[in-house]
Context: one part of a larger RNA
RNA sequence: AUGAACGCUAGCGGCAGGCCUAAUACAUGCAAGUCGAGGGGUAAGAGUCAGCUUGCUGACUACACGACCGGCGCACGGGUGCGUAACGCGUAUGCAACCUACCUUUAACAGAGGAAUAGCCCCGAGAAAUCGGGAUUAAUACCACAUAACAUUAUGAUAUGGCAUCAUAUUAUAAUUAAAACUCCGGUGGUUAAAGAUGGGCAUGCGUGACAUUAGCUAGUUGGUGAGGUAACUGCUCACCAAGGCUACGAUGUCUAGGGGUUCUGAGAGGAUGAUCCCCCACACUGGUACUGAGACACGGACCAGACUCCUACGGGAGGCAGCAGUGGGGAAUAUUGGACAAUGGGCGCAAGCCUGAUCCAGCAAUACCGCGUGUGUGAAGAAGGCCUGAGGGUUGUAAAGCACUUUCAAUUGUGAAGAAAAGUUAAAGGUUAAUAACCUUUAGCCUUGACGUUAACUUUAGAAGAAGCACCGGCUAACUCCGUGCCAGCAGCCGCGGUAAUACGGAGGGUGCAAGCGUUAAUC
Numbered sequence: 001a002u003g004a005a006c007g008c009u010a011g012c013g014g015c016a017g018g019c020c021u022a023a024u025a026c027a028u029g030c031a032a033g034u035c036g037a038g039g040g041g042u043a044a045g046a047g048u049c050a051g052c053u054u055g056c057u058g059a060c061u062a063c064a065c066g067a068c069c070g071g072c073g074c075a076c077g078g079g080u081g082c083g084u085a086a087c088g089c090g091u092a093u094g095c096a097a098c099c100u101a102c103c104u105u106u107a108a109c110a111g112a113g114g115a116a117u118a119g120c121c122c123c124g125a126g127a128a129a130u131c132g133g134g135a136u137u138a139a140u141a142c143c144a145c146a147u148a149a150c151a152u153u154a155u156g157a158u159a160u161g162g163c164a165u166c167a168u169a170u171u172a173u174a175a176u177u178a179a180a181a182c183u184c185c186g187g188u189g190g191u192u193a194a195a196g197a198u199g200g201g202c203a204u205g206c207g208u209g210a211c212a213u214u215a216g217c218u219a220g221u222u223g224g225u226g227a228g229g230u231a232a233c234u235g236c237u238c239a240c241c242a243a244g245g246c247u248a249c250g251a252u253g254u255c256u257a258g259g260g261g262u263u264c265u266g267a268g269a270g271g272a273u274g275a276u277c278c279c280c281c282a283c284a285c286u287g288g289u290a291c292u293g294a295g296a297c298a299c300g301g302a303c304c305a306g307a308c309u310c311c312u313a314c315g316g317g318a319g320g321c322a323g324c325a326g327u328g329g330g331g332a333a334u335a336u337u338g339g340a341c342a343a344u345g346g347g348c349g350c351a352a353g354c355c356u357g358a359u360c361c362a363g364c365a366a367u368a369c370c371g372c373g374u375g376u377g378u379g380a381a382g383a384a385g386g387c388c389u390g391a392g393g394g395u396u397g398u399a400a401a402g403c404a405c406u407u408u409c410a411a412u413u414g415u416g417a418a419g420a421a422a423a424g425u426u427a428a429a430g431g432u433u434a435a436u437a438a439c440c441u442u443u444a445g446c447c448u449u450g451a452c453g454u455u456a457a458c459u460u461u462a463g464a465a466g467a468a469g470c471a472c473c474g475g476c477u478a479a480c481u482c483c484g485u486g487c488c489a490g491c492a493g494c495c496g497c498g499g500u501a502a503u504a505c506g507g508a509g510g511g512u513g514c515a516a517g518c519g520u521u522a523a524u525c
Stems, first nucleotide, its partner, number of pairs: 002522001004521005011372004016367001018364001019330001024328003028325003033072003038069002041065002045063001046061007079283003088208008098200002103196007111145001113143002121134005151176011181188002209255003216246003221243008258280004263272003285306005308319004336362001338361003344358001345356004375405004385396004409466001411461001414458002419452001424446008469514005474495003480509005490497002
């Protein structure tokens, strides 16, 4: 010093951490939705109206909204450490070889059309999952056309610069390529281009385990030419050509292992470590594959194969907790199937808001650290009892009793912050404007919003009242006597104790050390 465990014991609070083992198998619930200010619409609810059979039916509204088309998000957040000795990580550079949705700035633009499809309706198949057919319909969904350059492609020209290929700027000709509407009329959104910001991709130097009882390894292998491919360079892939490339400064092989900031220890140098928190990487039942998309080869998406589990009408289907809880199993061992979106943050939305097991809180266990308490003063007849004794006494011991006080914490009574700023609404001022609409900013008033929470803190009442153990006492090592036992029973970290006077075993009295803990075990310095 520990993410600890075990034994004995246990009053309170603060604060942190809590499956280190089986990346084992998982019942159940929840963990990613949102937008009606994109669309056709109306299953449920609400409101209004009508009819009456008085609790039903019908119509309307669009307050609202299931399912559906569409947009954005689902690539974040959360988990785990299997794999990986690698440009994976760390650090320092480069990209004249690259991408970047949302956001910011700047410039330009948005003309005129078309064909479908889900839903709804009607049939049908199936046990189900689900699927097939017909009719009909919309869009910010889809398609072709127009317009278009500083974009892209091809062919050129001039100038400047550099780092080899080249880069930048100006410019000529030709070709190609866009768009979507909604609206409370204020705006919001769309397309193209240039720049920024953010996030990523790639390459390189150096550093980053063990074993030589692993010495040779390699055919896309090493290089070239030409194609293909990628956002982009490259044997990344392919055809052909050459025969190279790595290695005792340790290649190849085998074993082990996520890396770093850190953490522990130590005077330091070092040694050990990689739980929690932060950054990066890898993975999501096992293996493979791509699709969509700005971004994935995608934990709660798809397809295929495999193992396993479940349903089945035997024809066929469904699933993936290394998310949060929870269960079986493994284990010395590790918690609640809790509350809330009040705060912080995220997604969608103009907003109100909705979602959020992220997060904030609470629960459990002395798991660690820190703090407090279990009383204070006085009190010698040195009481009784215990233990020892040389029988006089000594010791427990001011310890107790007694007397006088105090009331932390717990118990009890009440009061009661801060975490809340916003949003909404009203008014005023300023900006903008043709404008006193609208929008933005500021100020003032009003109205509310707290899971925690019976919060923290303060306060009332009562009374020493409710609160001490554990290990050790031969030496190392602080602390000694008696009885029992008799190489037995036992102790033990090392040396070693025990065979009749044991300070070493067991008990007692006394003492020593720590203290709500104390010991033991394990591993590290």
This is a predicted structure of a 525-nucleotide part of an RNA (small-subunit ribosomal RNA, 5' domain) from an uncultured Gammaproteobacteria bacterium.
The prediction has a mean pLDDT of 83.
It matches the Rfam family "Bacterial small subunit ribosomal RNA". Its family is annotated with ribosome and structural constituent of ribosome in the Gene Ontology.
The RNAcentral record of the full RNA draws on ENA.